[in-house]
RNA sequence: UGCGGAGUAGCUCAAUGGAAGAGCGGCGCCCUGUUAAGGCGACGGUUGUGGGUUCGAGUCCCACCUCCGCAG
Numbered sequence: 001u002g003c004g005g006a007g008u009a010g011c012u013c014a015a016u017g018g019a020a021g022a023g024c025g026g027c028g029c030c031c032u033g034u035u036a037a038g039g040c041g042a043c044g045g046u047u048g049u050g051g052g053u054u055c056g057a058g059u060c061c062c063a064c065c066u067c068c069g070c071a072g
Base pairs, nucleotide, nucleotide: 001071002070003069004068005067006066007065010024011023012022013021018055027041028040029039030038048064049063050062051061052060
C1' cells in the first nucleotide's frame, strides 16, 4: 500500500429494511443467624465517526477512524 473481516449496554454476543434484545457483571428486594447459592425486579444504548439512499437504516451505499487476518 492492496484485499477481506470486525466495531451494538461495563464484558461476551444477538437482532434477514418496520426502529435494539439476551447471558454475565453491577444495583434494589426476597430468602438465610451471616455470607455464598437460589428467586424476583428495575436500571443501563448519540448501534465507531460523518454523509447518502429510503415513508422507514444496527442492517443497503460512500468516505474516514480503530482492531484482526492475508498478500506485497